[in-house]
RNA sequence: GGGCCGGUGGUCUAAUGGCAUGACGUCACGUUCGCAUCGUGAAGGCUCCGAGUUCAAAUCUCGGCCGGUCCA
Numbered sequence: 001g002g003g004c005c006g007g008u009g010g011u012c013u014a015a016u017g018g019c020a021u022g023a024c025g026u027c028a029c030g031u032u033c034g035c036a037u038c039g040u041g042a043a044g045g046c047u048c049c050g051a052g053u054u055c056a057a058a059u060c061u062c063g064g065c066c067g068g069u070c071c072a
Stems, first nucleotide, its partner, number of pairs: 001071007010024003018055001026042005048064005
């Protein structure tokens, strides 16, 4: 330098163009003498950045950045 794959809450992960899912973690409450476990609830994302297509984009197209992998 080129090909391919990927980038989504603190971490991991799902989502066929139609209000972004779940787990772990965090916080609160209940349970306990207390802790843990367990139960209930809450906060936390505008989906790597920019542009385009579309009534509508995490999803499609183009450019860029970052990571992985292969080739040179």